[in-house]
RNA sequence: GCCCUCUUAGUUCAGUGGUAGAACGAUGGUAUCGUAAACCACAAACAUCAGUUCGAUUCUGAUAGAGGGCU
Numbered sequence: 001g002c003c004c005u006c007u008u009a010g011u012u013c014a015g016u017g018g019u020a021g022a023a024c025g026a027u028g029g030u031a032u033c034g035u036a037a038a039c040c041a042c043a044a045a046c047a048u049c050a051g052u053u054c055g056a057u058u059c060u061g062a063u064a065g066a067g068g069g070c071u
Stems, first nucleotide, its partner, number of pairs: 001070007010024004018054001027041004047063005
């Protein structure tokens, strides 16, 4: 220098055009003499910008970041 892949909650991951989910974690509560475990509830996210579309996390382009390959 060129090419490829990835970026979604605090963490690890789903989700291939219409309502964004799980586990663990956090917070509050129940219970207990008390703590932990358990149970219940609740909050929390689509890297950024633009385009296509009636509608974009999803498709396209650029940028940023991470990883990998070739030279």
The RNA shown here (transfer RNA) has 71 nucleotides and comes from a Candidatus Magasanikiibacteriota bacterium. It matches the Rfam family "tRNA". From the family's description: Transfer RNA (tRNA) molecules are approximately 80 nucleotides in length. The family's RNA type in Rfam is transfer RNA.